This is a predicted structure of a 101-nucleotide RNA (THF (Tetrahydrofolate) riboswitch aptamer) from Massiliimalia timonensis.
Of the family's consensus pairs, 83% are formed in the model.
[in-house]
RNA sequence: GGCAGAGUAGGAUCUUGUGCGUUAAGUGCUGUAUGAACGGGGAGUUGUCAUAUAGACGAAAGGUAAGGUUACUUGCGGUACAAGGUUCGCAUCCCGCUGCU
Numbered sequence: 001g002g003c004a005g006a007g008u009a010g011g012a013u014c015u016u017g018u019g020c021g022u023u024a025a026g027u028g029c030u031g032u033a034u035g036a037a038c039g040g041g042g043a044g045u046u047g048u049c050a051u052a053u054a055g056a057c058g059a060a061a062g063g064u065a066a067g068g069u070u071a072c073u074u075g076c077g078g079u080a081c082a083a084g085g086u087u088c089g090c091a092u093c094c095c096g097c098u099g100c101u
Base pairs, nucleotide, nucleotide: 001101002100003099004098005097010088011087012086013085014084015083016082017081018080019079020077021076022075029055030054031053032052033051034050035049036048040095041094042093043092061074062073063072064071065070066069
């Protein structure tokens, strides 16, 4: 020098548990502002995430006991968090690492 490869944050999905909502919050979509993270090192987006705010859209309730708003329970929600499983995985650029040559 050439060839091949590994590794992160994080994403998706499933299971279990504990909650929240079902008097509609949350989730998902769009705009704006701010911030953060992005293989071991450097750079880093029109991509990702978080927070705030505005806008559009939009829903699944039932049962039992009490008896006048409570409890329990079966559901429902592209629901929250935690643990575990599976899977994808540095946007990109430069350098480095491992193996072979």
Rfam family: THF (Tetrahydrofolate) riboswitch aptamer. Rfam 15.1 lists 747 matches to the family in 747 species. The coordinates come from a structure-prediction model, not an experiment, and the mean pLDDT is 75.